[in-house]
């Protein structure tokens, strides 16, 4: 110099569903989940942060975008420092 990893900085990108409470709601409980309006999580170059196909299929569910499949599908938001270990070049000494 380069590659993988990890970590930092700035910038950005993303979802907020189901069910009860006579109805509504970002109010309260329950249910998956990292996250179901937190100055909080998860994601940043891609086989998945999340969108669309999708009022999809099959399966469980009190119910639900709950779980599997579709899916290597279509898209879908980056730049800089550091740093370990490989790696390769240089230069200097033996």
């Nucleotide at each position: 110099g380069c590659u993988c990893g990890c970590c930092g900085u700035u910038a950005g990108c993303g979802g907020u569903g189901u069910u009860u409470a006579a109805u509504a709601a970002g109010u309260a409980a329950a249910c998956u989940g990292a996250g179901a309006a937190a100055a909080a999580c998860g994601c940043u170059a891609a086989u998945a942060a999340c969108u669309u196909g999708a009022a999809c299929u099959g399966g469980a569910u009190a119910a639900u975008a709950c779980c599997a499949g579709c899916g290597g599908a279509a898209g879908g938001a980056a730049a800089c420092g550091g740093u370990u270990a490989g790696u390769u070049g240089a230069u200097u000494g033996u």
A computed fold for a 94-nucleotide RNA from a Bacteroidota bacterium, annotated as TPP riboswitch aptamer (THI element). Rfam family: TPP riboswitch aptamer (THI element). Rfam's curators write: Vitamin B(1) in its active form thiamin pyrophosphate (TPP) is an essential coenzyme that is synthesised by coupling of pyrimidine and thiazole moieties in bacteria. Taxonomically the source falls in Bacteroidota (Bacteria, Pseudomonadati). The model forms 100% of the base pairs in the Rfam consensus.